[in-house]
RNA sequence: GCCUCCGUAGCUCAGUGGCCAGAGCACUCGCCUUGUAAGCGAGCGGUCGUCAGUUCGACUCUGACCGGGGGCU
Repeated sequence: GCCUCCGUAGCUCAGUGGCCAGAGCACUCGCCUUGUAAGCGAGCGGUCGUCAGUUCGACUCUGACCGGGGGCU
């Protein structure tokens, strides 16, 4: 330099152009317990990498860029 995949909550990841953007773990509070853990319930937490484009409408499609993984030379 070229090809390819990925970027969504603190972490691991879902998410068929329209649905309120979700789950598990973590964290906080409560219940339970003599107490802790486990279990149960609730809560907190998101400029969906950035900038443009297409569209009535974009996490989703297109382009460029940024970052990361893999491959080729």
The prediction has a mean pLDDT of 81. Transfer RNA from a Pseudomonadales bacterium, 73 nucleotides, folded computationally. Rfam family: tRNA. The family's RNA type in Rfam is transfer RNA.